Predicted 3D model of a 95-nucleotide RNA (Bacterial small signal recognition particle RNA) from a Planctomycetota bacterium. Its Rfam family is "Bacterial small signal recognition particle RNA". Rfam's curators write: The signal recognition particle (SRP) is a universally conserved ribonucleoprotein involved in the co-translational targeting of proteins to membranes. The model forms 81% of the base pairs in the Rfam consensus.
[in-house]
RNA sequence: UAUUUGCGGUCGCGCGGCGCAUAGUCGUGAACCUGGUCAGGGCCGAAAGGCAGCAGCCAUAAGCGAAUUCUGCGGGUGCGCGACCACUGAAUUCA
Numbered sequence: 001u002a003u004u005u006g007c008g009g010u011c012g013c014g015c016g017g018c019g020c021a022u023a024g025u026c027g028u029g030a031a032c033c034u035g036g037u038c039a040g041g042g043c044c045g046a047a048a049g050g051c052a053g054c055a056g057c058c059a060u061a062a063g064c065g066a067a068u069u070c071u072g073c074g075g076g077u078g079c080g081c082g083a084c085c086a087c088u089g090a091a092u093u094c095a
Base pairs, nucleotide, nucleotide: 001091003090004089006087008085009084010083011082012081013080014079015078016077018074019073020072021071023069025066026065027064028063034059035058036057037056042051043050044049
């Protein structure tokens, strides 16, 4: 030193994995200060009827939970590829 071997490290890219977060799906979820329907009971009315409305039921808000999908973020995460750095062996050239 144009080459070649081995080992290690750094960086980058790609794929996977783990964790976190937003959104989505499902479930759960309000004595009353959400909605609907409002038994009973209450009020108005001569009556026919009407009014408000508790419990219950249904649907949901905030919240909580489950499995996972998209997206984003993170690392002393796994592997592959590439570049670079350091060390080492061989070979070649020069001093």